[in-house]
The RNA shown here (transfer RNA) has 72 nucleotides and comes from Trichonephila inaurata madagascariensis. The sequence is in RNAcentral, with records from ENA and Rfam. The source organism's lineage runs through Eukaryota, Metazoa, Panarthropoda, Arthropoda and Trichonephila inaurata. Its Rfam family is "tRNA". By type it is a transfer RNA.

Formats: sequence, C1' cells, structure tokens
RNA sequence: GGGGGAAUAGCUCAAUGGUAGAGCAUUCGACUGCAGAUCGGGAGGUCCUCGGGUCAAACCCGGGUGUCCCCU
Repeated sequence: GGGGGAAUAGCUCAAUGGUAGAGCAUUCGACUGCAGAUCGGGAGGUCCUCGGGUCAAACCCGGGUGUCCCCU
C1' cells in the first nucleotide's frame, strides 16, 4: 500500500426494517445457624461516530475512527 471481518449492558454475545434481549456479573428477597448452591424479582443501553435513502433503521448505503485477520 491492497483486500476482508467485527464495533449492541460491567464482560461474552443474540436480535433478517416496526417500542433492544440472553448468559455471567451486580442488587433486593426467599431458603440457610452463617455462607455457598438453588429459586423469584429489580437496576443497568444517546446500539462507535457523521451523513444518506425510507412513513419508520441496531439492521440498508456511503464517509470517518479505533480494532482483528490475510496479502505485499
């Protein structure tokens, strides 16, 4: 220098254009002599950024940023 992937909760990841979810972690409760395990509930997101097209975008298109892989 060229090509490609992914960017979503504290972490690991889902979500094929119509109000964003799971597991773990965290918090409260039940259970327990105390705790762990287990069970039930809660909190936690400007969906990397800017723009485009659409009635409507996490999702489609383009630019940017950092990051991973391949080639040179």